This is a predicted structure of a 344-nucleotide part of an RNA (small-subunit ribosomal RNA, central domain) from Cornus florida. Model confidence (mean pLDDT): 84 of 100. The full RNA is in RNAcentral, with records from SILVA.

[in-house]
Context: one part of a larger RNA
This record gives sequence, structure tokens and C1' cells, in this order.
RNA sequence: CUAGGCGUAAAGGGCAUGUAGGCUGUUCAUCGGGUUGAAAGUGAAAGUCGCCAAAUAGUGGCGGAAUGCCCUCGAAACCAAUUCACUUGGGUGAGAUAGAGGAGAGUGGAAUUUCGUGUGUAGGGGUUACAUCCGCAAAUGUAUGAAGGAACGCCCAAAGCGAAGGCAACUCUCUGGGUCCCUACCGACGCUGGGGUGCGAAAGCAUGGGGAGCGAAGAGGAUUAGAUACCCACGUAGUCCAUGCCGUAAACAAUGAGUGUUCGCCCUUGGUCGACUAAGAUCAGGGGCCCAGCUAACGCGUGAAACACUCCGCCUGGGGAGUACGGUCGCAAGACCUAAACUC
Repeated sequence: CUAGGCGUAAAGGGCAUGUAGGCUGUUCAUCGGGUUGAAAGUGAAAGUCGCCAAAUAGUGGCGGAAUGCCCUCGAAACCAAUUCACUUGGGUGAGAUAGAGGAGAGUGGAAUUUCGUGUGUAGGGGUUACAUCCGCAAAUGUAUGAAGGAACGCCCAAAGCGAAGGCAACUCUCUGGGUCCCUACCGACGCUGGGGUGCGAAAGCAUGGGGAGCGAAGAGGAUUAGAUACCCACGUAGUCCAUGCCGUAAACAAUGAGUGUUCGCCCUUGGUCGACUAAGAUCAGGGGCCCAGCUAACGCGUGAAACACUCCGCCUGGGGAGUACGGUCGCAAGACCUAAACUC
């Protein structure tokens, strides 16, 4: 490179946006391109092939082939460009509408902890059982007051929203996207997307705050043959806030994005139509079965892993190794790109 593949065997980029590129609706006309049919010209001689003559001289004559090039006339689809249109793809608009979508500000109650005060007295706490630990300097309990930080019980769901990461007390302000319905407007404006750019859990890093609970590290008590653990009492970073980095996860549905086609059933969210709290129909989602089909099987099964198409990413026996070298990025930790020898 080809070929075959990528849910679980190797293999879908964490997610989006979008440049180049690739691919791309309907109709009419014109021009050009390649395609194709017919016909004309040309394709020197020698050579080659066939026939004839001649007879051994790399001899003579005639004819064919030479799949090509070029010119003229025609054909129908395709491709490209230009132009005039169209509306079903896409977008705009009007009217409704659901939602933990995002950012900022404010407010709230329950609980834990600490502190003050009253009451009250000898234990409390913890465990399989102990002990470390707290307590006569009055603990635990109980009542009341105060402080401070973090998280928002029930509602809560197979629910909802978001591109993904993710998002949950309440109120206000700002703000993104979606769905339904009408079909008023634009008229192919579309899909994908190498590089690029942005977002991106947790942990970690830098600076400054904050620190209730929890809690890597640490140190103590147990357990044990040992116990650098599991259990217990403490506890520093951290967890929280602001700003800036980092750019990784089993970033998973281990399933890239988009479009079209396809047997049915049940539940559910938001709309529309409908005798308007109905039956039913329909659009956009979420969940569970399943015919066909697919699959090595498990299973998937109208949000496919079915049947097809367009574009991108990726794989090619195990180890060595996501390592070395080199380069780019980063404060660092490290990230990204990424081999070979050798070996089985």
C1' cells in the first nucleotide's frame, strides 16, 4: 500500500466549532470537457504478415495489418462553468412552551463542630472484644444563646437539561440552546472535516483568602507469626472561594458525525389536533420487550450492532513500550507526537 475490520477479540479521536479538502436537492437553456457511433485524411521507405514470381541474391511485385493521431457530422446520460427559476434540505420570522442548561448577586432552614451560661454527676467514647483518647480544672447528657464553614434531606423518577465534561435549597438579574404549531420570508445558503481554535471530572501546581466536617501523608492504639493494611482515637496538605495554569480518566453506551429506508407491542416526558380532565391521531425525546435481518457467541434490534450512502479518526501477533532518542508545550508534575535492537 492493498484487503479485511473497529460494543466485549487489536482498533471511534474526551467534546465541539470551523479553514483547506472530499461529498452534495429539483427544473430549463447555453458553452466547454471527457464518453460513444458513423465517415474522410494521415499513419514515409525499410521492417513485419499474406499471396505471386524467381531461385539462394539479407531478390522483385501486389496486398493486409499498424488497436494511434487529426477533421467533419451525430447521440444520450454525466462532469464543470454561467444564467433563469423552484421548495422538499437548511435557515429566518410570528405565536406558544418544558427544563438541576450557564454566569453573577442575595436569602434560608436542618445537622455537625467550637465557644458562653444554667442544670446535673461519674463516667463518656469506641470495638467482634480491647486499648490509645476525652472527663472531678465538672465531661457525656439536657436547656438556651453566639460564631463559623461546607453540603442542600423529603420532593427524586426507568424523570429533565446540556456538545461533552457535567448540572439539584429558595429568590432576583443577565444569558445559550431545544420542542410544538403557522407556513409569512430567504432560496441549496447543505453534510463531513486533515491542520487550527475553544471547552474539558477528579487529582495536582502558583498567588492570596478560608478552614466546620471529612481526610492522602504522618504519628498513636489494636489485630497479627509479622501488619509499612483492613478496625479505632487523632491529624497536615487537600477538599471551599478568587485569579491563572495543567489537559488527563473504565473522559464508557468500552458503540465517530450526518442522511435515507424498514414488522409490531408496552410504559413514560414536552407539545399539537381532537366531544378540550375522553377514546384516538401526530411531532420531538426517555425506557423495556420483540418480527425480519445481523452477530463467533453474548446480544443488537426504527436513538441498530439491520439495509444503503458521504466524510473523518483508528487497528494489523505477544513482550520490549505508550518506553528510549529527538521535537513542541508546561512553573513543576508531566502531557502530546513516537521507534528500534532483541526475544517468544